The RNA shown here (transfer RNA) has 72 nucleotides and comes from a Candidatus Parcubacteria bacterium.
[in-house]
Parts: sequence; structure tokens; C1' cells
RNA sequence: GCGGGAGUAGUUCAGAGGUAGAAUGCCUCUCUUCCAAAGAGGAGAUCGCGGGUUCGAAUCCCGUCUCCCGCU
Repeated sequence: GCGGGAGUAGUUCAGAGGUAGAAUGCCUCUCUUCCAAAGAGGAGAUCGCGGGUUCGAAUCCCGUCUCCCGCU
């Protein structure tokens, strides 16, 4: 330099055009003598960044940044 993959909640991951979910962690409550476990509820991500297409974009297109793999 070229090609491919990854980037979404604190963390690990879903979501392939129609208002972004789960697990775990965090907070509150129930239960318990206390803790843990279990159960119930809640907060938390404008989707790496900038543009474009579209009535509508995490999703499609272009550019760009970081990481990983391969080729040269």
C1' cells in the first nucleotide's frame, strides 16, 4: 500500500430500512436476625466520527479514526 472483519448501555453481545433489546453490573423494594441467593420494579446507549440516499438509517452508499486478521 491492498483486501477482509470488528466498533451499539459500565461490561459481554443481539438487532440487516419503521420509535434500540437481552444478560450481567448499578439503584430501590420484598424475603432473611444479618449477608448471600431468589423475586419485583427502576435508571442507564441520539449506535466510533462526518456527510449522502430515503417520508424514515444502528441497518444502504461515500469519506474518515481505532483495533484485529490476511496479502504484498

About this RNA
The organism belongs to Candidatus Parcubacteria, within Bacteria. It matches the Rfam family "tRNA". Rfam describes the family as follows. Transfer RNA (tRNA) molecules are approximately 80 nucleotides in length.